[in-house]
RNA sequence: AUCGGCUGCGGCGAGUAUAAACAGCCCUUAAGCCCGGCGCGUGGCCACCGCAAUGGUGGCCGGUGGGA
Numbered sequence: 001a002u003c004g005g006c007u008g009c010g011g012c013g014a015g016u017a018u019a020a021a022c023a024g025c026c027c028u029u030a031a032g033c034c035c036g037g038c039g040c041g042u043g044g045c046c047a048c049c050g051c052a053a054u055g056g057u058g059g060c061c062g063g064u065g066g067g068a
Stems, first nucleotide, its partner, number of pairs: 002014003005038004010034002025067003032040001043061007
């Protein structure tokens, strides 16, 4: 320097030109490793488009939980 959605002179971990993962304390959750923010992904409801679909668009709500 790169990666684990984006962000941080954060934490933890990984590989070495690749962007993945059996790693990231343990279990759990649809909820992505953790924390703050974001609200990308994931969830629910409504409306519209479409012959229809496991399709599409927009709006609203919400934003894994517990323990060490």

Pistol ribozyme, 68 nucleotides, folded computationally. The coordinates come from a structure-prediction model, not an experiment, and the mean pLDDT is 86. Its Rfam family is "Pistol ribozyme". On this family, see Weinberg et al., Nat Chem Biol 2015: "New classes of self-cleaving ribozymes revealed by comparative genomics analysis". Rfam links the family to the GO term catalytic activity. RNAcentral holds the sequence, with entries from ZWD.